[in-house]
């Protein structure tokens, strides 16, 4: 000098479901309780940004399982999906000095 992992800053991407009463009711809706989860609709929150299952599509998917969602496996080597700067450590390279 180079690389750029943690980290920092800035910027960007993303989700918000299921079950049971109540009110209202054509439906959407309003409010309460419960379940899972990082997050269950608004918050300087949470998760994720290419080694990208954060998240979306297929999917109102298939099997197991659950009160249901969730979860496990498959689909899945599927198709999409949001990054720059600095940078300890580390790795690497060169110059110089000493022995």
């Nucleotide at each position: 000098g180079g690389c750029a992992u943690a980290c920092a800053c800035a910027c960007g991407g993303g989700g918000u479901g299921c079950c049971c009463g109540g009110c209202a009711g054509a439906a959407g809706g309003c409010g309460g309780g419960g379940c899972u989860g990082a997050g269950a609709u608004c918050a300087c929150a949470c998760c994720c940004g290419a080694g990208g299952a954060a998240c979306c599509u297929g999917c109102a998917c298939u099997a197991g399982u659950u009160a249901g969602c969730a979860c496990u496996a498959g689909c899945g080597a599927a198709g999409g999906g949001a990054u720059g700067u600095g940078a300890a450590a580390g790795c690497u390279u060169g110059a110089c000095g000493c022995a």
TPP riboswitch aptamer (THI element) from Corynebacterium yudongzhengii, 99 nucleotides, folded computationally.
The RNAcentral record of the sequence draws on Rfam.
Rfam family: TPP riboswitch aptamer (THI element). From the family's description: Vitamin B(1) in its active form thiamin pyrophosphate (TPP) is an essential coenzyme that is synthesised by coupling of pyrimidine and thiazole moieties in bacteria.